[in-house]
RNA sequence: CAGAAUCAAAAAGCGCCAGGGCUGUCUAUGUGAUAGGCAGCUGACGAGGUGGGGGUUUAUCGAAUCAUUCGGCGGAUGCCUCCCGGUACCAUGUCAGUACCGAAAAACUCAUCUGAAAUCGUUUAAGUGAUUAGACGGACAAACAGAUGUGUCAUGACAACU
Numbered sequence: 001c002a003g004a005a006u007c008a009a010a011a012a013g014c015g016c017c018a019g020g021g022c023u024g025u026c027u028a029u030g031u032g033a034u035a036g037g038c039a040g041c042u043g044a045c046g047a048g049g050u051g052g053g054g055g056u057u058u059a060u061c062g063a064a065u066c067a068u069u070c071g072g073c074g075g076a077u078g079c080c081u082c083c084c085g086g087u088a089c090c091a092u093g094u095c096a097g098u099a100c101c102g103a104a105a106a107a108c109u110c111a112u113c114u115g116a117a118a119u120c121g122u123u124u125a126a127g128u129g130a131u132u133a134g135a136c137g138g139a140c141a142a143a144c145a146g147a148u149g150u151g152u153c154a155u156g157a158c159a160a161c162u
Base pairs, nucleotide, nucleotide: 014074015073016072017071019070020042021041022040023039024038025037026036027035028034029033045062046061047060051083052082053081054080055079056078084102085101086100087099088098089097092159093158094157095156096155107152108151110149111148112147113146114145115144120137121136122135123134124133125132126131
C1' cells in the first nucleotide's frame, strides 16, 4: 500500500420512556361508562453553538401552545480552569504583557441590509385506530452571525531596517 473476514459505530435541541395523556382488543361489573390484562401511540418548532485536557450541571435564543412542547432519565457544542493556536495594541521579526477570540480565530458606538421551522391552509402514503412519514403554498422571531458604511479605544523590551 492492497485485499478479505469479524466486531463496533452512525443522533447532539439530540436520544430514550417506568409516570401522565391517547388508541385497539379481551375480561369483569354492567349497558352511561369504569376498572384490570395484553398490544400499541404520544412525549421540543426551529435559530445558534465543538482546538485539546481536567472539572461542573436545571447549558444560549426566540416561535408555538387545549398535555402535539405535561413529567422524568441520559447525553450534549454551555460555563470554570490549564495548555495550544489566532487577531489587535505593532510599523519587519522575536519574547513578554493586556484584551478578545477558535482555523470564517480583536473590542466597542451608530446606521442600513441579509438570515427559521413548526403552528396554519391544501394534499399524498401507511395503519382498524391513537398516530406516523412526506409534498406543496403563504407568513411571522430573538439571541447572534455575516456584509457595507461611520466613528472610538489600548504596549513594553530586544534585534533588524531607515